[in-house]
Molecule: Bacterial RNase P class A
Organism: Burkholderiaceae bacterium
RNA sequence: GAAGCAAGCCAGACCGCCGCUGGCACGAGAUCCGAAAGGAUGUGCUGGAGGAAGGUCCGGACUGCACAGAGCACCGUAGCGGCUAACGGCCGUCCACCGCGAGGUGAGGAUCAGAGCAACAGAGACGAGUCGGCGCUGCAAGGCGCCGGGUGAAACGGGCAAUCUCUACGGGCAGCAACACCAAAUAGGCCGGCAUUGAUGUGGCUCGCGGAGCCGGCGGGUAGGUGGCACCGAGCCGCUCGGUAACGAGCGGCCCAGAGGAAUGGCGGUCACGGCAGGGGGUCAAAGCCCUGCCGCACAGAAUCCGGCCUAUCGGCUUGCUUCACAC
Numbered sequence: 001g002a003a004g005c006a007a008g009c010c011a012g013a014c015c016g017c018c019g020c021u022g023g024c025a026c027g028a029g030a031u032c033c034g035a036a037a038g039g040a041u042g043u044g045c046u047g048g049a050g051g052a053a054g055g056u057c058c059g060g061a062c063u064g065c066a067c068a069g070a071g072c073a074c075c076g077u078a079g080c081g082g083c084u085a086a087c088g089g090c091c092g093u094c095c096a097c098c099g100c101g102a103g104g105u106g107a108g109g110a111u112c113a114g115a116g117c118a119a120c121a122g123a124g125a126c127g128a129g130u131c132g133g134c135g136c137u138g139c140a141a142g143g144c145g146c147c148g149g150g151u152g153a154a155a156c157g158g159g160c161a162a163u164c165u166c167u168a169c170g171g172g173c174a175g176c177a178a179c180a181c182c183a184a185a186u187a188g189g190c191c192g193g194c195a196u197u198g199a200u201g202u203g204g205c206u207c208g209c210g211g212a213g214c215c216g217g218c219g220g221g222u223a224g225g226u227g228g229c230a231c232c233g234a235g236c237c238g239c240u241c242g243g244u245a246a247c248g249a250g251c252g253g254c255c256c257a258g259a260g261g262a263a264u265g266g267c268g269g270u271c272a273c274g275g276c277a278g279g280g281g282g283u284c285a286a287a288g289c290c291c292u293g294c295c296g297c298a299c300a301g302a303a304u305c306c307g308g309c310c311u312a313u314c315g316g317c318u319u320g321c322u323u324c325a326c327a328c
Stems, first nucleotide, its partner, number of pairs: 001324010012271007020048007030041004050299001054310002057308005062175004074171005079093005094108001095106004109166002114164002116160002131148007179227004189218006201209002235254008273296008
């Protein structure tokens, strides 16, 4: 210098103006919406998407229902050891395969419990078979045994368990539209009162008309609202210690999005980064370099939360290692 391998990181930066949304403080305890429950409206400060927030594929937290114990069925997992709240995840290691190598990949238990399967070639392929020779037997055809040649991945000895099966271990079901609380209208339920001796209705009263219900209370469910739900958590950052590592322990510091038709945005400017074009400079000719203009700047958007896996992703950076070439 070239080609690679592994691990990790960034995901444009800054300024101005206008807006959206959570929290806290202050002010008012006022106005508006609503039957109520409850919600909205001001000012200031402050927080406001990701490495995957995605797919919803695993595992848990949480919640409701069910639940004495055991077994069967069904589903899942599978070398060995460890980590973890848990896992099908991660770490270490053995073995097999791939790579010159750094490394990568692996559903990697059991075929002396049983069943099933095996293309082509080959005489014969899974309850075997007889091409050649020899031996025994038989009147013979043939049968049995041994040896050999050829085919093939495999020839009475094995293979396949990502075929059934067996073994070991794990799994109750549903999911925040869970669930808890507050709570209309209408209809229905229960209780009490009034009512054909005419209640109630007919704009307030009387008459008239009409004629079987009417009024009040209670309780359940629905619409609607609040909580769950967002600062205390398997939390984040740093240091030290233990461990090969995953990870664990101790100490110190920090509080870090929360809507619910769903906030996290828009405009302008400057500078990065990449591409293209033109010009300058440079050179034998280019390139690196400088200036100007245009375009681009990925994948993608939290919805109860957390740990993983998988998938998508412009461009770029760091560290360690491998192979090859050259120079000393």